The part of an RNA shown here (small-subunit ribosomal RNA, central domain) has 347 nucleotides and comes from a Patescibacteria group bacterium. The organism belongs to Bacteria candidate phyla, within Bacteria. It matches the Rfam family "Bacterial small subunit ribosomal RNA". It was read from a public genome assembly.
Context: one part of a larger RNA
RNA sequence: CUGGGCGUAAAGAGUCUGUAGGCGGUUGUUCAAGUUGGAAGUUAAAUGUCUCGGCCCAACCGAGAAGCGGCUUUCAAUACUGUUCAACUAAGAGAUAGCUAGGGGGUAACGGAACGUAUGGUGUAGCGGUGAAAUGCGUUGAUAUCAUACGGAACACCUAGGGGGAAGCCAGUUACCUGGGGCUAUUCUGACGCUGAGAGACGAAAGCGUGGGGAGCAAAACGGAUUAGAUACCCGUGUAGUCCACGCCCUAAACGAUGCCUGCUAGAUGCUUGUCACUUGUGAUGGGUGUCGAAGCUAACGCGUUAAGCAGGCCGCCUGGGGAGUACGAUCGCAAGGUUAAAACUC
Numbered sequence: 001c002u003g004g005g006c007g008u009a010a011a012g013a014g015u016c017u018g019u020a021g022g023c024g025g026u027u028g029u030u031c032a033a034g035u036u037g038g039a040a041g042u043u044a045a046a047u048g049u050c051u052c053g054g055c056c057c058a059a060c061c062g063a064g065a066a067g068c069g070g071c072u073u074u075c076a077a078u079a080c081u082g083u084u085c086a087a088c089u090a091a092g093a094g095a096u097a098g099c100u101a102g103g104g105g106g107u108a109a110c111g112g113a114a115c116g117u118a119u120g121g122u123g124u125a126g127c128g129g130u131g132a133a134a135u136g137c138g139u140u141g142a143u144a145u146c147a148u149a150c151g152g153a154a155c156a157c158c159u160a161g162g163g164g165g166a167a168g169c170c171a172g173u174u175a176c177c178u179g180g181g182g183c184u185a186u187u188c189u190g191a192c193g194c195u196g197a198g199a200g201a202c203g204a205a206a207g208c209g210u211g212g213g214g215a216g217c218a219a220a221a222c223g224g225a226u227u228a229g230a231u232a233c234c235c236g237u238g239u240a241g242u243c244c245a246c247g248c249c250c251u252a253a254a255c256g257a258u259g260c261c262u263g264c265u266a267g268a269u270g271c272u273u274g275u276c277a278c279u280u281g282u283g284a285u286g287g288g289u290g291u292c293g294a295a296g297c298u299a300a301c302g303c304g305u306u307a308a309g310c311a312g313g314c315c316g317c318c319u320g321g322g323g324a325g326u327a328c329g330a331u332c333g334c335a336a337g338g339u340u341a342a343a344a345c346u347c
Stems, first nucleotide, its partner, number of pairs: 004318003007301002012315001014202004021195003025088004031082001033081002035077009049065006092192001093189003096185005104178007111155001115151008126137002163170002207248006216242002221237004259314006267292012296303002320347003329340004
């Protein structure tokens, strides 16, 4: 390279936008690049194939012939692809109008419960904690209880097999700003589309920088236990951090371990959100989200109109285990480190 693959065996990039490129709905027209056919030239000889011949045969050797294929030139064809022009719309995509669901995003304000602290009142000897204890707190009055004030973080019930978002993720209430989606109408544009190497944007938690904040929780650290030991599990403290603003980091079992788009291939039954009918609780028809299953697929498990079925388009990735997602180089980063990515050797 050909081939075969990527849910769990190696393999789908964390996600999206989009450049180049690849691919592309219906009808007619133009050209004839791809494509197809004819002709000419060339593609040395040897080799290969076929026929005949020479060494006894064969290998070997000699003679002749034929063809495929490549390139160049030329003539022709026009179905398909491409090109030019013109047009189409039930269709793909988008727009418009009217409805519509939602923890989609951002900013600000507000709320109650719980918790902690402070002050004051009541009140007295314990509290706390565990398997049992101890460290710890408490007569300078704790724990408990009441009142007041302050503080930070998170939003019980509703809550669900539920909803939204490209993914990461998103949940108290209200206001403002704002993105996307679905349905109905079939009014408009007229292929404007799909994918997407590079590139760009977003990207949980932890971590980093500067400045705030700090109730609870809690790496590190300290103490008490347990134990042969206990650098742990349990208990008491407790600092970073967790929170906010701005700037970095760019990873994850970033999972559906399943790339995106389009068409086709039985159904049954839930949930959710539109529309339309009526016989008013049913039916029909769209979008989403589950369960079970026809055909089919699969090594099996399982998947099964939300495919892992049947096909097409485009991208990414895999090629025995270890060495190793490491070294070196390059690049990004303040750092931590990230991305890209081998080999020797060994089984």